[in-house]
């Protein structure tokens, strides 16, 4: 400087061909137990890195920019 791949919850990570934002682990509250552990039930947490375009509609698709890992020089 060039090339690919990547950025979703506190964390690790899905999301299928463009329409419901979700899992585990964490956190909260009740419930069981004399407690703790452990199990069960609720739930609360999200600028899908950012900013623009196409679309009736974008986590997805097209364009810039940050940020990260790699490979070429």
């Nucleotide at each position: 400087g060039g090339g690919g791949c990547c950025g979703u919850a506190g964390c690790u990570c899905a999301g299928c061909u463009g329409g419901g934002a979700g899992a585990g682990c964490g956190c909260a509250u009740c419930c069981a137990u004399g407690g703790c552990a452990u199990g069960g039930a609720u739930g609360a947490g999200g600028u899908c890195a950012g900013g623009g375009g196409u679309u009736c509609g974008a986590u997805c698709c097209c364009c810039c920019u940050c940020g990260g890992c790699u490979c070429c020089a």

Predicted 3D model of a 73-nucleotide RNA (transfer RNA) from a Polyangiaceae bacterium.
The source organism's lineage runs through Bacteria, Myxococcota, Polyangia, Polyangiales and Polyangiaceae.
Its mean pLDDT, the model's own confidence on a scale to 100, is 80.
Its Rfam family is "tRNA".